Predicted 3D model of a 72-nucleotide RNA (transfer RNA) from Diplogelasinospora grovesii. The organism belongs to Diplogelasinospora, within Eukaryota. The sequence is in RNAcentral, with records from ENA. The coordinates come from a structure-prediction model, not an experiment, and the mean pLDDT is 84.
RNA sequence: GCUCGGAUGGUGUAGUGGUAUCACGUCAGUCUCACACACUGAAGGUCCUCAGUUCGAUACUGAGUUCGAGCA
Repeated sequence: GCUCGGAUGGUGUAGUGGUAUCACGUCAGUCUCACACACUGAAGGUCCUCAGUUCGAUACUGAGUUCGAGCA
């Protein structure tokens, strides 16, 4: 220098155009003398940035940032 892939709550992830899934973690309740476990519930996401396409974009297109892999 070229090619390909990733970026989504605190962490790890699912999601082929209609306001985002699950697990762990956090908080509250039940339980316990208390803690842990278990069960129930809740909070927590401008979906990396900018622009385009579209009635509508996490998903499609372009550019950029960053991480990884391969080639030279």

Source information:
Its Rfam family is "tRNA". Rfam links the family to the GO term triplet codon-amino acid adaptor activity.